[in-house]
């Protein structure tokens, strides 16, 4: 700084008790194997590579990352009757 309401695995193998990326309260998820590591595939399209183009850009998915349970799971601060807006963390590039 620009994006977080979409979109993507009941995979396979090793681990074996905890997670759900500050806290905190809730709520879920996990031995029917969560998380987390590897390899496979997928989503996506932020950088480079290629395409096209005068550009501005549009394509495409080959590398470099990301990501693949529930809106960043929800709330929490301010504005408001509530709706639901904002803004702080926070993620990733």
């Nucleotide at each position: 700084u620009a994006u977080c309401a979409a979109g993507a695995g009941u995979g396979a193998g090793c681990u074996g008790a905890g997670g759900g990326u500050a806290c905190u309260g809730g709520c879920c998820c996990g031995a029917u194997g969560a998380c987390g590591c590897u390899c496979c595939g997928a989503c996506a399209a932020c950088c480079u590579a290629c395409u096209c183009g005068c550009a501005a850009g549009a394509g495409c998915a080959a590398g470099g990352u990301g990501c693949c349970a529930a809106u960043u799971c929800c709330a929490g601060c301010c504005c408001g009757a509530a709706a639901g807006g904002g803004a702080a963390a926070g993620a990733u590039g």
Molecule: SAM riboswitch aptamer (S box leader)
Organism: soil metagenome